Context: one part of a larger RNA
RNA sequence: CGCACAUGGUGGAUGCCUUGGCGGUAGAAGGCGAUGAAGGACGUGGUAGCCUGCGAUAAGCGUCGGCGAGCUGGCAAACAAGCUUCGACCCGGCGAUUUCCGAAUGGGGAAACCCAGAGCUUCGGCUCUAUCCCACACUGAAUAAAUAGGUGUGGGAAGCAAACCCGGUGAAUUGAAACAUCUCAGUAACCGGAGGAAUAGAAAUCAACCGAGAUUCCCUUAGUAGUGGCGAGCGAAAGGGGAACAGCCCAGUUGGGGUAAAUCGGCGAGCGUUAGUGGAACACUCUGGAAAGUGUGGCCAUAGUGGGUGAUAGCCCCGUACACGAAAACGCAAACUGAGGACCAACGAAGAGUAGGGCGGGACACGUGUAAUCCUGUCUGAACAUAGGGGGACCAUCCUCUAAGGCUAAAUACUCUCUACCGACCGAUAGUGAACUAGUACCGUGAGGGAAAGGCGAAAAGAACCCCGGUGAGGGGAGUGAAAUAGAACCUGAAACCGUGUGCGU
Numbered sequence: 001c002g003c004a005c006a007u008g009g010u011g012g013a014u015g016c017c018u019u020g021g022c023g024g025u026a027g028a029a030g031g032c033g034a035u036g037a038a039g040g041a042c043g044u045g046g047u048a049g050c051c052u053g054c055g056a057u058a059a060g061c062g063u064c065g066g067c068g069a070g071c072u073g074g075c076a077a078a079c080a081a082g083c084u085u086c087g088a089c090c091c092g093g094c095g096a097u098u099u100c101c102g103a104a105u106g107g108g109g110a111a112a113c114c115c116a117g118a119g120c121u122u123c124g125g126c127u128c129u130a131u132c133c134c135a136c137a138c139u140g141a142a143u144a145a146a147u148a149g150g151u152g153u154g155g156g157a158a159g160c161a162a163a164c165c166c167g168g169u170g171a172a173u174u175g176a177a178a179c180a181u182c183u184c185a186g187u188a189a190c191c192g193g194a195g196g197a198a199u200a201g202a203a204a205u206c207a208a209c210c211g212a213g214a215u216u217c218c219c220u221u222a223g224u225a226g227u228g229g230c231g232a233g234c235g236a237a238a239g240g241g242g243a244a245c246a247g248c249c250c251a252g253u254u255g256g257g258g259u260a261a262a263u264c265g266g267c268g269a270g271c272g273u274u275a276g277u278g279g280a281a282c283a284c285u286c287u288g289g290a291a292a293g294u295g296u297g298g299c300c301a302u303a304g305u306g307g308g309u310g311a312u313a314g315c316c317c318c319g320u321a322c323a324c325g326a327a328a329a330c331g332c333a334a335a336c337u338g339a340g341g342a343c344c345a346a347c348g349a350a351g352a353g354u355a356g357g358g359c360g361g362g363a364c365a366c367g368u369g370u371a372a373u374c375c376u377g378u379c380u381g382a383a384c385a386u387a388g389g390g391g392g393a394c395c396a397u398c399c400u401c402u403a404a405g406g407c408u409a410a411a412u413a414c415u416c417u418c419u420a421c422c423g424a425c426c427g428a429u430a431g432u433g434a435a436c437u438a439g440u441a442c443c444g445u446g447a448g449g450g451a452a453a454g455g456c457g458a459a460a461a462g463a464a465c466c467c468c469g470g471u472g473a474g475g476g477g478a479g480u481g482a483a484a485u486a487g488a489a490c491c492u493g494a495a496a497c498c499g500u501g502u503g504c505g506u
Base pairs, nucleotide, nucleotide: 001505002504003503004502005501006500007499008498009497015491016455017454020426021425022423023422024421025420026419027418028417029415030414031160032159039101040100041099042055043054044053046079047078049075050074051073061095062094063093064092065091066090070083071082072081106115107114108113116129117128118127119126120125131157132156133155134154135153136152137151138150139149164195165193166192167191168190169189175182179229205212206211216243217242218241219240220239226234227233247407248406249405250351252347253346254345255344256343263339264338265337266336270332271331272330273329274328276324277323278322282297283296284295286293298315299314300304306318307317308316356380357379358378359377360376361375362374363373366392387402388401389400390399391398442449443448462490465477466476467475468474
């Protein structure tokens, strides 16, 4: 040095586990904010730090309920000092307090800081003072009346938030195997606005000579008809089947009718949400450290979902089925009730710089094309129900509807969030980036990027005491434990890699 066997170190794979995730179902909620939000800074405990809670009344204060014996949040023990059946702690409702920054709003500002003015004051301090819009009042120029402007009062707005929605502006990578029309795509991004949904919506619609009867959404029609450097691609509608259904008002007078419809309030039976309560039924034996396992004999079940307990428990514990419960707040809400004025008839009326046209664009599945239809930057410009629009150039016949005013639930879209439940979803290189001090540590001037890191044991019973050692590190005894090769660098403990012992070989 090699081989074999044995036995270790290192390392952290694998197995098992789950506090965390992922995806759903049902219901709820769909907003918060000048009564100062979201998000933060700084404080706050008897004892340093981080997290949580809270705010100079600072892990808390008051009150009303629930519960009933312990308690002073977690990491995280210990000590100290206390509270509590005169009901603490804890849970829930309603209040009080709520520093400073932040729309931040008295002015400024390099956020959490600096500096004011006015009024009041018990002299501690308290309150007010931003801008814009609207309304009202007062005042008031050039300039006579007036107006602009100014001042004050009252009301409103602002800012934040995951997606969904409507509107405005609007790319490029890409595809076309290059590229310019085209495509990606009216997408991404930015901006404005709103709601729990939004938009749309009661035919100047379709259809086809038969008829249908607002809108929205789904399936189909159909990758069809079309469109397209007829390339790449783009791509309907009618009709049929479903979901859900709801219709109205103004542009007006007269008359009738009488207090009845919508709608807006008040009160509010009852139901639900925010704490909770009751809740059946098992013993022995064997193995074992431990029984829920084995064996024997029972019991409950409107409860054999699930979790825990020293191994696998319907009957040990928490629960579960089922039944019950609210002082207070909130949601829904019948009945009752106040306002409101429904309804009927007659005669009228029936939306103009509009429809349409020219030019230039855009939207329609439709790229200017035979291009109807819709929107309009610009120039024009009708008719008036004996009228007008549409039926894919255009004309006639025929059919159909009534533009240029407005409102409208449901079916549909989404989930930052709450409650309950589910999974041929993951199981620590997986599953969220994050099961742990995680958007942390760290990197970057910044925008931004962004980790690693889980497991002793049933229970700390976490190794008293002795010995070696530097009053070490580490180890050897002793002790605990079922186990310590479970010893905190702790379950299991693979491989690479490194040893030790024995044998053999060289």
Molecule: large-subunit ribosomal RNA, domain I
Organism: bacterium